[in-house]
RNA sequence: CUAACGAAAGGGCAAACUUGUCGAAAGGCAAGGGCGCAAAGCACAGACCUAAACCGUGGCGCGGCAUGGUUGAUGUGUUUCCGAA
Repeated sequence: CUAACGAAAGGGCAAACUUGUCGAAAGGCAAGGGCGCAAAGCACAGACCUAAACCGUGGCGCGGCAUGGUUGAUGUGUUUCCGAA
């Protein structure tokens, strides 16, 4: 120095929930909050959620569908702080 690994230190992210707000909804954003996370950083894919518009059927209604969203149950790739055993 590199790889593997994960003690300590300095930090980072942030669940549930609450308030406000946007949205048809799923959910997002902000503040509080802290269950947890060595990639709970990023990208792609898959999977999952919702079904406004649209389509089909139809008396109400029902069904389908992502261009919407989640990914902290996933996979792959890539970047990165520290340095004990």
This is a predicted structure of an 85-nucleotide RNA (c-di-GMP-I riboswitch aptamer) from a Halobacteroidaceae bacterium. Its Rfam family is "c-di-GMP-I riboswitch aptamer". Gene Ontology term of the family: cyclic-di-GMP binding. The sequence was found by an Rfam model in a public genome assembly. Model confidence (mean pLDDT): 79 of 100.